[in-house]
RNA sequence: CCGUGGGCCGGGGGGUGCCUUGUAAAAGGCUGAGAGCGGCGCUAAAGGCGGCGCGACCCCUUGAACCUGAUCCGGUUAAUCCCGGCGUAGGGAACGGUCCGCCCGUUUAAG
Numbered sequence: 001c002c003g004u005g006g007g008c009c010g011g012g013g014g015g016u017g018c019c020u021u022g023u024a025a026a027a028g029g030c031u032g033a034g035a036g037c038g039g040c041g042c043u044a045a046a047g048g049c050g051g052c053g054c055g056a057c058c059c060c061u062u063g064a065a066c067c068u069g070a071u072c073c074g075g076u077u078a079a080u081c082c083c084g085g086c087g088u089a090g091g092g093a094a095c096g097g098u099c100c101g102c103c104c105g106u107u108u109a110a111g
Stems, first nucleotide, its partner, number of pairs: 005100006011060004017030005036054003040050003066091003072085004104111001
């Protein structure tokens, strides 16, 4: 310095934010792989909150998918994990099968 791979099936994990209009339903805009649909409960009601199911997307220890730190720090924006720091910090699903490829091995296989 280069490589330690990929497809499919089953299983498992995760997030769903910000802004504008509207009585509401909902519509539109921003970033992103992903900001979706349905119904249930709480509240006098609305708003809102909570969890459940399905779908898409991403991730499964070679783990930055995602969570905590965080009502964090710096920058940007109409606003926002929008960008960076934090982060050789702490957690986090630590799976199975099958096919192809590569390397070693075998007389050929098995492995």